[in-house]
Molecule: Bacterial large signal recognition particle RNA
Organism: Dehalococcoidia bacterium
RNA sequence: CCAUGCUAGGCGGGGAGCCAGCGGUGCCCUGUACUCGCAAUCCGCUCUAGCGAGGCUGAAUUCCCCCCUGAGGGCUACGACCUGCGUGACGUGGCAGGGUCGGUCGGUAGUGACGUUUGGGUCCCGUGCGACGAAGGCUUCCGAACCUCGCCAGAUCCGGAAGGAAGCAACGAUAAGGAAUAUCCUUCGGGCGCCCCGGGAGUGCCUGGACUGAGCCGGCUUGCCGUGCCGCCCGCGUUCGGACGAGUUCGACGGUGGGUGCAUGG
Numbered sequence: 001c002c003a004u005g006c007u008a009g010g011c012g013g014g015g016a017g018c019c020a021g022c023g024g025u026g027c028c029c030u031g032u033a034c035u036c037g038c039a040a041u042c043c044g045c046u047c048u049a050g051c052g053a054g055g056c057u058g059a060a061u062u063c064c065c066c067c068c069u070g071a072g073g074g075c076u077a078c079g080a081c082c083u084g085c086g087u088g089a090c091g092u093g094g095c096a097g098g099g100u101c102g103g104u105c106g107g108u109a110g111u112g113a114c115g116u117u118u119g120g121g122u123c124c125c126g127u128g129c130g131a132c133g134a135a136g137g138c139u140u141c142c143g144a145a146c147c148u149c150g151c152c153a154g155a156u157c158c159g160g161a162a163g164g165a166a167g168c169a170a171c172g173a174u175a176a177g178g179a180a181u182a183u184c185c186u187u188c189g190g191g192c193g194c195c196c197c198g199g200g201a202g203u204g205c206c207u208g209g210a211c212u213g214a215g216c217c218g219g220c221u222u223g224c225c226g227u228g229c230c231g232c233c234c235g236c237g238u239u240c241g242g243a244c245g246a247g248u249u250c251g252a253c254g255g256u257g258g259g260u261g262c263a264u265g266g
Base pairs, nucleotide, nucleotide: 001266002265003264004263005262006261009057010056011055012030013029014028015027020046021045022044023043024042034054035053036052037051038050063259064258065257067255068254072250073249074248075247076246078245079244081242082241084238085237086236087235088234091232092231093230094229095228096227098225099224100223102221103220104219105218106217107216108215115211116210117209118208119207120206121205122204123200124199125198126197128195129193130192132189133188134187135186136185137184139180140179141178142177148173149172150171156165157164158163
């Protein structure tokens, strides 16, 4: 150096999360690189870190190491945007409304404006009055076989007689009770009242008087001033979240280079 046969190793890797830690199942990124069983209220191990069983490949393009590159993921009390929220000042836009100088129009006013003052009503409470309503009384009528009265026919009783007694019916008047009803009387009642009297409240409204003596009220509108609401711009703070940058961390695929067994025979 070549041939043959073995062994180490390899037959995916990584990120976050879970975990005392290491792996796996699951999720995500790369990528195509065996099979079966176990496995997230978990499965199996212990710094030697998946366990158990089987298969393929095999010392090199395939295994191991350094370096380069770098998909992608995580973290940040960092920066700077979006979305949302809060807050603050100037300015600005819109809407609404107020005040004021002026202009204009209308109404009203010497049959008295504005203003001042005074009285009354309306309002509240109380004593009353009246009407209404209810009840009762008064008045009239009916109304008791007997247990109401008067008068008592007939009849009855007492008496020798004269006379007397009780007394039903009828008649009359009444009680209890019933009915009628205009007026009158009494009591009670309140969502009644052009009401009297007393007290109160008050300028909101109506109305009367006195003083004074010339304005008062309203609509539209230019300008000016202010107020409120909403929006825009700007600043600050914050925001479950989205996207970007910076820092940091892990890091697949890929690339250059280097390293690495055993046996037999030639």